[in-house]
């Protein structure tokens, strides 16, 4: 150096998640690189990190390792957009109250505002009246008898003259009754174009003084308070995007280094 036969090793890799950690089943990305059993309520191991078994390639372009280019994708942070959610009234909006008197409106020299004075309305007291009630007076009526007067007739006493009692009628009166008006007294009142006095917050009105503001209706502004509907602020959960940063990184294309055994020629 060549030929033959073995062995180590290899027969996919990565991400997230899970795990004390490693690998696998499962999910995802790449890609084509044997099979069987176990396995998410997990399975098997321990930094040497699947276990058990079978098969294929097999000492180098093919195994191991370092590194460059390129780059599918994943993860984290940031940014943008967005979904729904918890909270905040010591934010906006909105609402209420109060103050101010800036703007508007209204009133005002045919007099604002301030003050004095008189009257009205209103209340109370009182007087008068009205109304209502009651009583009484007047008028009329009104007692068979137990009211009065006068008493026909009749009765009765008397010789007579003349007396007595006394019914009816008549006249009057008591109790009572009547009615329209009237007089007097008394009681009462959600009555009064009435009189007197007192009161007093508002309103109306007359006179006098003063002489330019008044009002807070609307808006503005200040203060106090309320409400989480909406906007805003704070927080956390999710989705999408990213020519922002970081990290991991398959596939692909390279450049180095390392690595057995036996036999024969």
């Nucleotide at each position: 150096u060549c030929g033959c036969g073995c062995u180590a090793a290899g027969c996919g890799g990565g991400g997230a998640g899970a795990u004390a950690g490693c690998g696998g089943u499962g999910c995802c990305c790449u890609g084509c690189a044997u099979c069987u059993g176990c396995a998410a309520u997990c399975c098997g191991c321990u930094u040497u990190a699947g276990c058990a078994g079978a098969g294929c390639u097999g000492a180098a372009u093919u195994c191991c390792u370092u590194u460059g280019c390129c780059c599918c994708g994943g993860c984290c942070c940031g940014c943008a957009u967005u979904u729904g959610u918890g909270g905040g009234g010591c934010c906006g909006c909105c609402c209420g109250g109060u103050g101010u008197a800036u703007g508007g409106a209204g009133c005002g020299u045919u007099g604002a505002u301030a003050a004095g004075u008189g009257g009205g309305c209103c209340u109370c007291g009182u007087g008068c009246g009205a109304c209502g009630g009651c009583a009484u007076c007047c008028u009329g009526u009104g007692a068979a008898c137990c009211c009065c007067g006068c008493c026909a007739g009749g009765u009765u006493c008397g010789g007579a003259a003349g007396g007595a009692a006394g019914c009816a009628a008549c006249g009057g009166u008591a109790a009572g009754c009547a009615a329209u008006c009237g007089g007097u007294g008394u009681c009462g009142u959600g009555c009064g174009c009435c009189g007197c006095g007192a009161g007093a917050a508002u309103c109306c009105u007359g006179c006098u003084u003063u002489g330019a503001g008044c009002c807070c209706c609307c808006a503005g502004c200040g203060c106090c308070g309320g409400u989480c509907c909406c906007g805003c602020c704070c927080g956390g959960a999710g989705a999408u995007g990213u020519u922002g940063g970081g990290u991991c990184a398959a596939a692909g294309c390279g450049a180095g280094g390392g690595u057995g055994c036996g036999c024969g020629a």
A computed fold for a 265-nucleotide RNA from a bacterium, annotated as Bacterial large signal recognition particle RNA. A source record names the gene ffs. RNAcentral holds the sequence, with entries from ENA.